The RNA shown here (Glycine riboswitch aptamer) has 90 nucleotides and comes from a soil metagenome. RNAcentral holds the sequence, with entries from MGnify.
RNA sequence: UCGCGGGAGAGACCGGGCGGGGACUUCAGGUCCCUGGCCCGGAGCCGAAGGCGCAACCGCCCCGGAAACGCUCAGGCAAAAGGACCGCGA
Numbered sequence: 001u002c003g004c005g006g007g008a009g010a011g012a013c014c015g016g017g018c019g020g021g022g023a024c025u026u027c028a029g030g031u032c033c034c035u036g037g038c039c040c041g042g043a044g045c046c047g048a049a050g051g052c053g054c055a056a057c058c059g060c061c062c063c064g065g066a067a068a069c070g071c072u073c074a075g076g077c078a079a080a081a082g083g084a085c086c087g088c089g090a
Stems, first nucleotide, its partner, number of pairs: 001090006013042006019035007044077003050073001051071003057065003
C1' cells in the first nucleotide's frame, strides 16, 4: 500500500417552492394528507476522513516527528456511502 472483517457520535430538524400520489368538493377551480425526488433559506448538533492549533509524548536530540487533546474550514447528523482505529492475509 492492497484485500477481507469489525467500527462510534450527532435531527428521518424547521420553513418555503416545484414535482408525484391519495382524499374531499359547490368540480377547467379550491382545500387537506402523504412523499429520502429537486431547489432555496434558517439556526442547532457531532467529531474517528482530511485540515489547523496547543503540546502530552517520541526520536537519529537543541533539531525534528508529533495525539484518541482542542477548533470545526472541510466533512457528517434515517439507510447507503464514508470512517480514525483494531484483527487476519499478501
Its mean pLDDT, the model's own confidence on a scale to 100, is 81.